[in-house]
RNA sequence: CGAGCCGGCCGGGCGGCCGCGGCGGAGCGAUCCGUCGAGGAAAGUCCGGACUCCACAGGGCAAGGUGGUGGGUAACACCCACCCGGGGCGACCCGCGGGACAGUGCCACAGAGAACAAACCGCCACUGCACUUCGGUGCAGCGGUAAGGGUGAAACGGUGGUGUAAGAGACCACCAGCGUCCGGGGUGACCCGGGCGGCUCGGUAAACCCCACCCGGAGCAAGGCCAAGAUCGGCGGGCUCGCCCGUCGUGUGUGAGCGUUCGAGGGCGGCCCGCCCGAGCUCACAGGUAGGCCGCACCGAGGCCGACGGCAACGUCGGUCCCAGAUGGAUGGCCGCCGGUCGGCCCGCAAGGUCCGGCCACAGAAUCCGGCUUACAGGCCGGCUCGUCGU
Repeated sequence: CGAGCCGGCCGGGCGGCCGCGGCGGAGCGAUCCGUCGAGGAAAGUCCGGACUCCACAGGGCAAGGUGGUGGGUAACACCCACCCGGGGCGACCCGCGGGACAGUGCCACAGAGAACAAACCGCCACUGCACUUCGGUGCAGCGGUAAGGGUGAAACGGUGGUGUAAGAGACCACCAGCGUCCGGGGUGACCCGGGCGGCUCGGUAAACCCCACCCGGAGCAAGGCCAAGAUCGGCGGGCUCGCCCGUCGUGUGUGAGCGUUCGAGGGCGGCCCGCCCGAGCUCACAGGUAGGCCGCACCGAGGCCGACGGCAACGUCGGUCCCAGAUGGAUGGCCGCCGGUCGGCCCGCAAGGUCCGGCCACAGAAUCCGGCUUACAGGCCGGCUCGUCGU
């Protein structure tokens, strides 16, 4: 210098004017002053928790989730480190990574045959017929053969030899794999070395299934408090005598069906058994309310800095900071200067410069956290690898 790999961060800046929301203060009030005011993803709502309510005799079945090992964490399907397999010269990347000798299913097209393997071509023996230069050759039949050809993503280990009519792990040597035994290393996944056994057994479990482990349900419209109303009743008052007003309590009325020990309905949030509660439940019609406060935004699995432990994720300790918040839902708009980038004219040998114009993302809190995934103009920083040239 070129080509790459990995990680982290920023994502416009300054000033002026106008405007919006929360909190605090001043003022009788109008209003004013101070202060704070979106994100790395606030998004998708896909996982995991906090929090809240319901449930919390028991048993069985089913369903769901996770899936190499060891750590981290409040927890996880997340993160870190390692192992194994695959890719790359390498930095490094990818893997929904338990089990396919428990069973079942499936494996397109091509091919004779696709899982208790299979004779299409070829090869070989025997028998018969024909021909013959008497060596054989051709055809047919019946068998053998997975060594050769061909199909395929995949055809039941590979190479060489023995053997045979031709062949075959049929047998032998070496190699590869599998199983098993022994020794060594590691917390472990697993790795290394040696012996034995011809054992050679296809793939698929984001197909059923099997194994191990984990799991109660619903969600801030959770949930709590206050107020109000329909209706009915009591009390008091008014009067045109069957209505009106006020107040207190209740928390609507009418009809139909089912039910009260011959048990409606509910709970044990899938089902069954079983257990418990138990007097209401369901439908139709009519009427009423649909407001406020808390939860909730001051204290957290909190941010920043430092020290220590750890390879790391992370943890412990110390210091420091208080940091958005509604429910018609704030966080915005305009102007100027600067910055980045692209294009054009001009100047300059060049580097570059003046001017003009365009563009500067994705998006936007709503109970709160930890992750994952997805979107994103442009830019910055750090570490590492390979190649080339020079010294």